[in-house]
RNA sequence: UCAUCAUCCAGAGCGGCUGAGGGACGGGCCCUGUGAAGCCGCGGCAACCUGUGUUGCUAUCUGCGGAUAGGACAUCAGGUGCCAAUGCCCGACCGAUGAUGA
Numbered sequence: 001u002c003a004u005c006a007u008c009c010a011g012a013g014c015g016g017c018u019g020a021g022g023g024a025c026g027g028g029c030c031c032u033g034u035g036a037a038g039c040c041g042c043g044g045c046a047a048c049c050u051g052u053g054u055u056g057c058u059a060u061c062u063g064c065g066g067a068u069a070g071g072a073c074a075u076c077a078g079g080u081g082c083c084a085a086u087g088c089c090c091g092a093c094c095g096a097u098g099a100u101g102a
Stems, first nucleotide, its partner, number of pairs: 001102008013042005021031003025091004043083003048079004052074004057070005087094001
C1' cells in the first nucleotide's frame, strides 16, 4: 500500500512546552488566544488481538481422577485504539480503527 472481515448514536482529560488553526474530503454547521493542531508527562475509557485467571456452559477423549478444544465471565498483564458535538450533519466509487492475508 492492497484485499477480506468486524466495529463506528455508549464511554473516557488534566498539566507542561508552543502559538493558529482544527473537526479526513465537498457543502453545511461548529470548536478555537477563557489557547487550535503538534510534542511531552500523567491519568482515564474501551475490549479488536495475545496471554493469564475463573467457570462441567458445550463437544470430544478418558485409566472416571481428569485432559483437550471451543464458549462465557473477570478486565489482571501485554500489542493497538480512543478521550467536543452520532464518523458533528448531509453526500460519495468516502473515512477511521482492529484482526487476518498478500
The prediction has a mean pLDDT of 82. The RNA shown here (SAM riboswitch aptamer (S box leader)) has 102 nucleotides and comes from an Actinomycetes bacterium. Its Rfam family is "SAM riboswitch aptamer (S box leader)". Its family is annotated with regulation of gene expression in the Gene Ontology.